[in-house]
RNA sequence: CGCCGUAAACCGCCGAGUGCGACGCCCACCGAGGCGUCGCAGCGGGGGAACCGCCGGGAGCCGCACGCAGCGGAUCCCACGGGGCGAAUCGGGCCGUCUCGGUCCGUAGCGCGACUCUUUCAGCGCGAGCCCGUCAGCUAACCCCGUAGGCCUUCUGAAAGAGGUU
Repeated sequence: CGCCGUAAACCGCCGAGUGCGACGCCCACCGAGGCGUCGCAGCGGGGGAACCGCCGGGAGCCGCACGCAGCGGAUCCCACGGGGCGAAUCGGGCCGUCUCGGUCCGUAGCGCGACUCUUUCAGCGCGAGCCCGUCAGCUAACCCCGUAGGCCUUCUGAAAGAGGUU
């Protein structure tokens, strides 16, 4: 130094929301620390070719084809904007002040604890909100944006496998 084995330890959650550096300010005896701005990296998201995909419903008419099926074109009527972040979609019941609101029960999907990841069982919880503004399918190059906020103090338990650091 490498390999294998054994023992012990690993100090919270949702979320992309972290690390390093520079400058300024605050705190401060020093130091540690905190906040803001900018830059780099990491992580997350949006826009954006070709190819591919998509191009509402109904009526009857014309052309091609003709055993059927099918393809293309125009006319009339009815209905209707579209999209993004996120797990947060969809359905049913009841009530009311009834184009709407409230409430309840489900549901696609999502989260849950002590190093990390995967799988299984049980239990608990969420199943919101916000934004763009008539506009955006996918999408290489390329362009742009975010890096918040909220909670917790014996707080979910069990099993199997793999891996990491000291």
The prediction has a mean pLDDT of 76. This is a predicted structure of a 166-nucleotide RNA (c-di-AMP riboswitch aptamer (ydaO/yuaA leader)) from a Thermoleophilales bacterium. It matches the Rfam family "c-di-AMP riboswitch aptamer (ydaO/yuaA leader)". Gene Ontology terms of the family: cyclic-di-AMP binding and regulation of gene expression. Rfam describes the family as follows. This family represents a conserved RNA structure found upstream of the ydaO and yuaA genes in Bacillus subtilis and related genes in other bacteria. Taxonomically the source falls in Thermoleophilales (Bacteria, Bacillati, Actinomycetota, Thermoleophilia).